[in-house]
Predicted 3D model of a 72-nucleotide RNA (transfer RNA) from a bacterium.
It matches the Rfam family "tRNA". It is annotated as a transfer RNA. Its family is annotated with triplet codon-amino acid adaptor activity in the Gene Ontology.
The coordinates come from a structure-prediction model, not an experiment, and the mean pLDDT is 80.
It was read from a public genome assembly.
RNA sequence: GCGGGUGUCGUAUAGCGGCUAUUAUGUAACUUUUCCAAAGUUAAGAUGAGGGUUCGAUUCCCUUCACCCGCU
Numbered sequence: 001g002c003g004g005g006u007g008u009c010g011u012a013u014a015g016c017g018g019c020u021a022u023u024a025u026g027u028a029a030c031u032u033u034u035c036c037a038a039a040g041u042u043a044a045g046a047u048g049a050g051g052g053u054u055c056g057a058u059u060c061c062c063u064u065c066a067c068c069c070g071c072u
Stems, first nucleotide, its partner, number of pairs: 001071007010025003018055001027043005048064005
């Protein structure tokens, strides 16, 4: 330099173009307990960035960034 792949709450993940974006774990509050642990309830928290298509984009297209793989 060329080609391919991945990017989603703190972490790990799911997601037929039509949701309030899933689940687990972690965090916070509350309940329970003499206390801790465990358990239960509730809450907050995310689509790498920028454009385009579309009535509507995490999803499709383009550019770009980071990482990974291969070729030279």